[in-house]
Context: one part of a larger RNA
């Protein structure tokens, strides 16, 4: 891992509601007893309990009573039947659907592992070093000292046994639940070790590592309290039918739990009260807008005041400074409003209308929500962010589209059909349907990712200037004189800079557009004529394109092939396309009509998690009834039958002794999951 078996809402008491019965102003027995062989049943047993009257704290009074001074008012009562069984839903108390802690407490068992201690034994090859002391010699007045011997100290040195384990490798379902190999440390000591003994869990022991106390010790292990508790996790076993949520509010040592309300379901009651639309009547201060208030804020004007300057005894004068009020112009505001919608909301009336609504009671589940669009807040006008509001979808929703896809678009799946029509989206191939029609655009594979910004890309529209009195571009020619204007300057001659920017000759020519020179020179432009010949500039709006454009899976930013349309825009006609709609047949629920009913017909329904309600299938056992079985029961294997399903037959083979059917009843009653339990493989 698979297979087989086992495996989870039970039982009791009390309360409550519903269904169904008995009796009924009453209902009912409990313990116990009687007859009986005995259980159930039957009979007796009316103690208790519930109901039949309430009110008051009570005394008490009583269809009333309490409060009160009250005959007032007010509160609670008086009108409505209960009670005892059975069955079912729910609650409470019990382990209370099942399994699951870490822990807590009690009584015991452990120091044969290990920590420390006590007693008594054992062990440490070999080699080296050479302390004190002592002796001799030497030295000295003497001591000290020096030299040579002797001596054999040491938590001394090297290194086996022994103890240990620094580093590395191997081992890692190992040889081994701590090992092997190599390399290390100690090796006469605070050394190692045998045996016997001691210390015990609220404890011991500890050269402290919270270490060790029998392979898991921040408090051992065993058994017991014990089915501790678990607001947590997991699991919870047959079928079909009807309806169908919530992820919100308030409170909560509350936030992943709970209670009440909201939303679901079922029963009973009310009977159009609900919803939509129209009209009528209302409340309101949002969007927008505005500046009349409150504030903000710009320019101009006018002009108090202030600053600076001049003057000054006082007074004054002035100002390219700042600036109130006021005026003009133009603005801003969630906490501004002279104004002010659309929606939405409230009420009334009418219409539509099998569509809800309200009340009472039983039973719930829900309190983590998600995204999208719109209106806001927070944030960075960030987030697949967060927090509200309104709507939708998902949640609990399948189908078609978006390549793929919870939340986007279309559309809500009772079943069947090799029937039809459509939606979104599509119609070259993949791939069902147009290589459709018409008119344009795009040349970038734009389409098929992106901004500020940039650009003689190209289409459309508009305004304006020049133009057969010849424009624009090109080419030919001219582009002069006073004058090198004045100033400045070393120089300044059109062309460093400052000032001015005249006059003349002209077809035209600047007191000079750019390059250039040290300054001149030189080139060029404006401007003019000629050649040529028909459009040429500028600006604005707009369609489609271009650049801007660098990343990590393999091309990888059309799903792919591929496409110049099979891209984009506009208009149009076909077609495809879903579980949508329609058609035909069938099932089922609710309501209505007919009917005693069975049933028939009609209308409207039948996605679904949590959850509510209804109807069934099957298993084991019991009672009653009628049955089957060696001419073959149960069980097994096979099978094309029946039923919407759980399931049920028939037949054949196998098997070899019991078994099913109908109607009732009772449950150890249904397995795929619980890192479930046991066995097998």
């Nucleotide at each position: 891992g698979c297979c087989u078996g086992c495996g989870a809402g039970u039982u009791a008491a009390u309360c409550u509601c519903a269904g169904u019965g008995g009796c009924c102003a009453g209902g009912c027995u409990a313990a116990g007893g009687a007859a009986g062989c005995a259980a159930c049943a039957u009979c007796c047993g009316u103690a208790a309990c519930c109901g039949u009257a309430g009110c008051g704290a009570a005394a008490g009074c009583g269809a009333g009573u309490c409060u009160g001074a009250a005959u007032a008012g007010g509160g609670c009562g008086u009108g409505c039947a209960g009670u005892c069984g059975c069955u079912g839903g729910g609650a409470u108390u019990a382990g209370a659907c099942a399994c699951g802690a870490a822990a807590c407490c009690g009584a015991g068992u452990g120091a044969g592992c290990u920590a420390c201690c006590c007693a008594u034994g054992g062990g440490c090859a070999g080699g080296g070093u050479g302390a004190a002391g002592c002796g001799a010699g030497u030295c000295u007045a003497a001591c000290c000292g020096c030299u040579c011997g002797u001596g054999g100290a040491g938590g001394c040195c090297c290194g086996a046994a022994c103890c240990u384990u620094u580093c590395g490798c191997c081992g890692u379902u190992g040889c081994a639940a701590a090992g092997g190999c190599g390399u290390g440390g100690g090796a006469u000591g605070a050394c190692c070790u045998g045996u016997g003994g001691g210390u015990a869990g609220a404890g011991g022991u500890g050269a402290u590592a919270u270490g060790c106390c029998a392979a898991a010790c921040g408090a051992a292990c065993u058994c017991g309290g014990a089915g501790a508790u678990a607001g947590c996790u997991u699991g919870u076993u047959c079928u079909c039918c009807c309806c169908g949520a919530a992820a919100u509010a308030g409170c909560u040592u509350u936030a992943g739990g709970g209670c009440u309300a909201g939303c679901g379901u079922c029963a009973c009651g009310c009977g159009u009260u609900u919803a939509g639309u129209a009209c009528u009547g209302g409340a309101g201060g949002u969007a927008g807008a505005g500046c009349a208030c409150u504030g903000g804020a710009u320019g101009g004007g006018c002009u108090c005041g202030g600053g600076g300057g001049c003057u000054u005894a006082c007074c004054g004068c002035u100002u390219a400074c700042c600036a109130a009020c006021c005026c003009c112009a133009a603005c801003c505001a969630a906490a501004c409003u002279c104004c002010g919608a659309a929606u939405g909301c409230c009420a009334g009336u009418a219409c539509u209308c099998c569509a809800a609504g309200c009340g009472u009671g039983g039973c719930a589940g829900u309190c983590g929500g998600a995204c999208u669009a719109c209106g806001g807040g927070a944030g960075a006008u960030g987030a697949g962010u967060u927090u509200c509001g309104u709507a939708g979808u998902c949640g609990a929703g399948a189908g078609g589209g978006a390549a793929a896809g919870a939340g986007c678009c279309c559309a809500g799946a009772c079943c069947a059909u090799c029937g039809u029509c459509u939606a979104a989206g599509g119609u070259c191939c993949u791939c069902a349907a147009g290589u459709c029609u018409a008119u344009g655009c795009u040349a970038a594979g734009u389409g098929g990712g992106a901004a500020a910004c940039g650009a003689u890309g190209u289409g459309a529209g508009a305004u304006u200037a020049c133009u057969g009195a010849g424009a624009c571009a090109a080419c030919c020619a001219g582009g002069a004189g006073g004058u090198u204007g004045g100033c400045u300057u070393a120089g300044a001659a059109g062309c460093a800079g400052c000032c001015a920017c005249c006059c003349u000759u002209u077809a035209a020519a600047a007191a000079g557009u750019g390059c250039g020179u040290a300054a001149c020179a030189g080139c060029u432009u404006a401007c003019u004529g000629g050649u040529c010949a028909a459009g040429u500039g500028a600006u604005c709006u707009u369609g489609c394109g271009c650049g801007g454009a660098a990343a990590a899976u393999u091309u990888a930013a059309c799903g792919g092939g591929g496409c110049u349309a099979a891209g984009c825009a506009u208009a149009g006609c076909a077609c495809c396309g879903a579980a949508g709609a329609c058609a035909u047949g069938g099932g089922u629920g609710u309501u209505g009509u007919a009917g005693c009913a069975a049933u028939a017909c009609a209308a409207c329904g039948c996605a679904g998690u949590a959850g509510g309600g209804g109807a069934g299938c099957g298993u084991u056992c019991u009672g009653c009834c009628a049955g089957c079985g060696g001419c073959g029961a149960a069980g097994g294997u096979g099978u094309a039958c029946c039923g919407u399903g759980a399931g049920g037959a028939g037949c054949a083979c196998u098997g070899g002794a019991g078994c099913g059917g109908g109607c009732a009843g009772a449950a150890g009653u249904g397995a795929g999951a619980a890192u479930g339990c046991a066995g097998g493989c």